RNA sequence: CUCCUCGUCGUUCAAUGGAUAGGACACAUCCCUGCGAAGGAUGAAAUCUAGGUUCGAUUCCUAGCGGGGGGA
Numbered sequence: 001c002u003c004c005u006c007g008u009c010g011u012u013c014a015a016u017g018g019a020u021a022g023g024a025c026a027c028a029u030c031c032c033u034g035c036g037a038a039g040g041a042u043g044a045a046a047u048c049u050a051g052g053u054u055c056g057a058u059u060c061c062u063a064g065c066g067g068g069g070g071g072a
C1' cells in the first nucleotide's frame, strides 16, 4: 500500500429490511431463609462515527475510526 473479516447492555452471544433490539452471566430491589448460599419475581442497562438508499436500517451502500487476519 492492498484485500478479507468483526464492531450491539458491565461481559458474552442473538436478531440479517417490519419496530417494545432478545437471551445467558453479572448488577439492583423484593420473596424465601434463624443468617447466608441456592432458588423465585421484578427492574435498570446497548446497536463505533458521519453520510446515503428505503415508507421503514442493527441489517444494504460509501467514507472514516478501532480490533483480528492474508498478500506485497
Stems, first nucleotide, its partner, number of pairs: 001071007010025004018055001027043005048064005
This is a predicted structure of a 72-nucleotide RNA (transfer RNA) from a bacterium. Its mean pLDDT, the model's own confidence on a scale to 100, is 80. RNAcentral holds the sequence, with entries from ENA. Rfam family: tRNA. It is annotated as a transfer RNA. Gene Ontology term of the family: triplet codon-amino acid adaptor activity.